This is a predicted structure of a 97-nucleotide RNA (SAM riboswitch aptamer (S box leader)) from uncultured Cyclobacterium sp. Model confidence (mean pLDDT): 82 of 100. The sequence is in RNAcentral, with records from MGnify. The organism belongs to Cyclobacterium, within Bacteria.
[in-house]
RNA sequence: UUAUAAAGAAGAGGCGAGAGAUCAGGCUCUGUGAACCUCUGGCAACCUUCCAAACCAAGGAAAGGUGCCAAUACCUGCCCAAUAUAGGGAACGAUAA
Numbered sequence: 001u002u003a004u005a006a007a008g009a010a011g012a013g014g015c016g017a018g019a020g021a022u023c024a025g026g027c028u029c030u031g032u033g034a035a036c037c038u039c040u041g042g043c044a045a046c047c048u049u050c051c052a053a054a055c056c057a058a059g060g061a062a063a064g065g066u067g068c069c070a071a072u073a074c075c076u077g078c079c080c081a082a083u084a085u086a087g088g089g090a091a092c093g094a095u096a097a
């Protein structure tokens, strides 16, 4: 810089008090064990490989490199719309290339 995000997918062991990016408010998860680490399992399909041929695009398959596995990126915050806790966008963050 570009693309994506209301879908999907958790058990065990260790540790021991916080966690949900940051700030604020809310809400939620958490000693029936949070976050983090390890193992195993899984989800997805961005890159990759194959179908496949000169290239590109679209499509299908696989799962090597990543990523992910409470709640929409948990919700709101700024702008527009609305005025009813309903919509859209931006910003910020995340992931991939």
Stems, first nucleotide, its partner, number of pairs: 001097004010040005018029003023077004041069003046065002048062004078089003